[in-house]
RNA sequence: UGUCAGUUUCAGGGAAGGUGUAAUUCCUUACUGGCGGUGAUCUGCACUCCGGGUUUCAUAACGGAGAUGUCAGGAAGCCCGCGACCCGCGUAAGCGGCUGAUCCGGUGAGAUUCCGGAGCCAACGGUUAUAGUCCGGAUGGAAGAAACGAGGG
Numbered sequence: 001u002g003u004c005a006g007u008u009u010c011a012g013g014g015a016a017g018g019u020g021u022a023a024u025u026c027c028u029u030a031c032u033g034g035c036g037g038u039g040a041u042c043u044g045c046a047c048u049c050c051g052g053g054u055u056u057c058a059u060a061a062c063g064g065a066g067a068u069g070u071c072a073g074g075a076a077g078c079c080c081g082c083g084a085c086c087c088g089c090g091u092a093a094g095c096g097g098c099u100g101a102u103c104c105g106g107u108g109a110g111a112u113u114c115c116g117g118a119g120c121c122a123a124c125g126g127u128u129a130u131a132g133u134c135c136g137g138a139u140g141g142a143a144g145a146a147a148c149g150a151g152g153g
Base pairs, nucleotide, nucleotide: 001152006148007147008146009145010144015029016028017027018026030133031132032122033121034082035081036080037079041074042073043072044071045069046068047066048065049064050063051062077120078119086097087096088095089094102118103117104116105115106114124136125135126134
């Protein structure tokens, strides 16, 4: 350096109150946001230069700048793709289908990503009453993440 096969581990968050015979389901006000990509960006490190420091020269702490870098890490619920759920086929592996939601203003060369504002969305089954937040399939599955991994140099 770290491939193929393989192995191991990990891989979803969130509620109070009110009404009522009955609701964690309605109403009010809150709260939550899987994985990969993109993301005029941010942080760190390195490098270069300058300052600093020393009697002097150099080194170090520290500070500043950078159109620098095969470097490391972070950054979108509603942009793209994927997973989960559901449907069909199949003994199975798996294949096919289905699958939610954003606008306005600002900056700018460039933003559905930044800043400001206002919105919107959230599988299936269950339930004394309609569920993103309760219970269940699920001690499951999985997008994927990390580590190990013959040998070679």
Background: A computed fold for a 153-nucleotide RNA from Bifidobacterium breve, annotated as FMN riboswitch aptamer (RFN element). Rfam family: FMN riboswitch aptamer (RFN element). Gene Ontology term of the family: FMN binding. Lineage of the source: Bacteria > Bacillati > Actinomycetota > Actinomycetes > Bifidobacterium.